[in-house]
RNA sequence: AACCGACAAAGGCUAACCAGUCGUAAGGCUGGGGCGCAAAGUCACCGGUCCUGAUUAACCCCAGGAAAGCGGGACUGCCGAA
Repeated sequence: AACCGACAAAGGCUAACCAGUCGUAAGGCUGGGGCGCAAAGUCACCGGUCCUGAUUAACCCCAGGAAAGCGGGACUGCCGAA
């Protein structure tokens, strides 16, 4: 340094749900909460998912948007037993 990840240490994040608030919606933010997480830190690049609009008999396609806690990828990062 790379891989790896312990019933280790110090810390970190926070699912469902609830309250408030913003958004047409998906969903975001704040507080509570705690299922979990060694990248559950960052990025919509690829696949997939979701919402809105347009179109359609309905889908597909198209336009715009959402989610990084779906998989892959890129970048960055704490600790150090085997």